Background:
Predicted 3D model of a 72-nucleotide RNA (transfer RNA) from a bacterium. It was read from a public genome assembly.

C1' cells in the first nucleotide's frame, strides 16, 4: 500500500431510520454536630470532519482525519 473494528456528555459505554440515553464524575437542595454514605433535583452534547440517499439520518453510502488490530 491493502483489510478489519472502533470515533456519542468530563470518564466508561448504550442507542443500529422517527424530539440523543444510562453509570460515575460535578453543580444545588434534604439528611448530619461536621464529613462520608443516603435521598430528590440540575446542568453538561455541532453524534470525528467533508459530501451523498431519504419526508426525516447517531444509525445506510461514499471520501477524508484519528486511535487500534491484522496481511504484504
Nucleotide at each position: 500500500g491493502c483489510c478489519c473494528g472502533c470515533g456519542u456528555a468530563g470518564c466508561u459505554c448504550a442507542g443500529c431510520g422517527g424530539u440523543a440515553g444510562a453509570g460515575c464524575a460535578a453543580c444545588u437542595g434534604c439528611c448530619u454536630u461536621g464529613u462520608a454514605a443516603g435521598c430528590a433535583g440540575u446542568a453538561g452534547g455541532u453524534c470525528g470532519c467533508c459530501g451523498g440517499u431519504u419526508c426525516a439520518a447517531u444509525c445506510c453510502c461514499g471520501g477524508c482525519c484519528g486511535c487500534g488490530g491484522g496481511c504484504u